[in-house]
């Protein structure tokens, strides 16, 4: 240099003006309290700091925190599945074992059981499962038929064979050598698989170690299923205070005067009322609400997630829901034109993705440019 992997880290800067939110402090004004001294509340003026994210997102996991259920077992349903660790907890992280890509640094896996038991496999193929003669090979046994030089040949029948072709994503383990009518793990070597035992390893697993088994029973479980493990619900519109008007409830006191039904009237009986208090709700406020499994640094343990111990730091809390807008320089992107190939210069683009809404730890997706650390393979020079 070129091509590549893998971790980090930034997300235009700077200024002036005009805004929004909420913090404190302080002026002014109105209420309330109180004897005052103040205090509290609400409005408003200036002034001082603060004010989106690496994903605030998707709501996919797992905690906190709250409310309600709960003796205890079963069953259902669900998620998850090598092993060890780290964690508050995890389907998350780390380390490692195993399989698979890559020359290579690295990546990527749902990765538990197919010999419990059921299904599945289009096409093509004969034949897709304790599988199968279509092609081709054999005719040794049997058996007919024709010829025989009498030894056997040919040809049909019964058959045999998974070595060869050919069919598939896939067809009963590969090489050679004995064998044999012709094959065939039918025998035998040596690789491959299994199963036992040794041996390293905390274990998942490994084993140029010993034995043993010719090897029957291929493939799919993100196919039912099976084993094993976990999991109560509901979510900050959780919850907790406060509390009007109106309406209706309940107590007390007050009026018994007055209306309406009943009824021919009178009495009687029913229902209608006024004020006060109280509790339940609703609109409305306060809260929960941001200091927390919290951010940085330095040590020290540990291969590493991570843990510890010292230090120092406080960093948004909106709710019809702020975090803005314009103008300047800079920086960068895009077009064109000119270039002496160093770059100018014009127009343009406000400039990936996308914005908190109880708080945390993952994980998944979006994301312009660019920055640094480590490693990898080529080329080329020393």
């Nucleotide at each position: 240099c070129g091509a590549g992997u893998c971790g980090g880290c930034c997300a235009g800067g700077c200024a002036a003006u005009c805004g929004c939110c909420g913090g404190c402090g302080g002026c002014u004004g109105c209420c309330g309290c109180g004897c005052a001294a103040g205090c509290g509340g609400c409005a408003g003026c200036a002034g001082c700091g603060g004010g989106a994210g690496g994903a605030a997102a998707g709501u996919c996991c797992g905690g906190g925190c709250u409310c309600c259920a709960c003796a205890g077992g079963a069953c259902a349903a669900g998620a998850c599945g090598c092993c060890a660790g780290g964690u508050a907890a995890c389907c998350c992280c780390u380390g490692g074992g195993g399989g698979g890509c890559g020359c290579g640094a690295g990546c990527c896996c749902a990765c538990g059981g197919a010999a419990a038991g059921u299904g599945c496999a289009a096409c093509a193929g004969a034949g897709a499962g304790u599988a199968g003669a279509c092609c081709g090979c054999c005719u040794a046994c049997g058996u007919c038929g024709c010829g025989u030089u009498c030894g056997c040949g040919c040809g049909g029948c019964c058959g045999g064979u998974a070595a060869g072709g050919g069919u598939g994503a896939a067809a009963c383990g590969g090489u050679g050598c004995g064998g044999u009518a012709a094959g065939a793990g039918c025998g035998c070597a040596c690789c491959g698989c299994g199963c036992g035992g040794g041996u390293g390893g905390c274990a998942a697993c490994a084993u140029g170690c010993c034995g043993c088994g010719g090897c029957u029973g291929g493939g799919u479980a993100a196919a039912c299923c099976c084993c094993g493990u976990c999991u109560g619900g509901a979510g900050c519109a959780a919850g907790g205070c406060c509390a009007a008007a109106u309406a209706g409830g309940a107590g007390c006191c007050c009026a018994u005067c007055g209306g309406u039904g009943u009824g021919g009237u009178c009495c009687g009986c029913a229902c209608c009322g006024g004020g006060c208090u109280c509790g339940g709700g609703u609109a409305g406020g306060c809260u929960g609400c941001u200091g927390g499994a919290g951010g940085c640094g330095u040590u020290c343990g540990g291969u590493g997630a991570c843990g510890a111990a010292c230090g120092u730091c406080c960093u948004a809390g909106a709710u019809g829901a702020a975090u803005g807008a314009u103008u300047g320089c800079c920086g960068g992107g895009g077009u064109g034109c000119c270039g002496u190939c160093a770059g100018g210069c014009a127009c343009u683009c406000g400039c990936a993705c996308a914005g908190a809404a109880c708080c945390c730890g993952g994980c998944u997706u979006a994301u312009c440019g660019g920055c640094c650390g480590a490693c990898u393979c080529g080329c080329a020079a020393u």
A computed fold for a 382-nucleotide RNA from a Gammaproteobacteria bacterium, annotated as Bacterial RNase P class A. The sequence is in RNAcentral, with records from ENA. Model confidence (mean pLDDT): 77 of 100. The source organism's lineage runs through Bacteria, Pseudomonadati, Pseudomonadota and Gammaproteobacteria. The gene name in the source record is rnpB.